[in-house]
RNA sequence: GGGCUCUUAGCUCAGCAGUAGAGCGUUCCCCUCGCACGGGAAAGGCCGCGGGUGCGAUUCCCGCAGAGUCCA
Numbered sequence: 001g002g003g004c005u006c007u008u009a010g011c012u013c014a015g016c017a018g019u020a021g022a023g024c025g026u027u028c029c030c031c032u033c034g035c036a037c038g039g040g041a042a043a044g045g046c047c048g049c050g051g052g053u054g055c056g057a058u059u060c061c062c063g064c065a066g067a068g069u070c071c072a
Base pairs, nucleotide, nucleotide: 001071002070003069004068005067006066007065010024011023012022013021018055026042027041028040029039030038048064049063050062051061052060
């Protein structure tokens, strides 16, 4: 320098055009003499950044940044 993959909640990941979900974690409630386990509920993300296309973009296209990997 070039190819490919990835970038979504605190962490690990799903979603891949119609205004975002799971598990774990956190908080609260139930249960218990109390703790753990178990059950229930809630908070938490404008989906790396900037453009483009579309009625509508996390999703498609372009550029940039970062990470991984391969080639030179």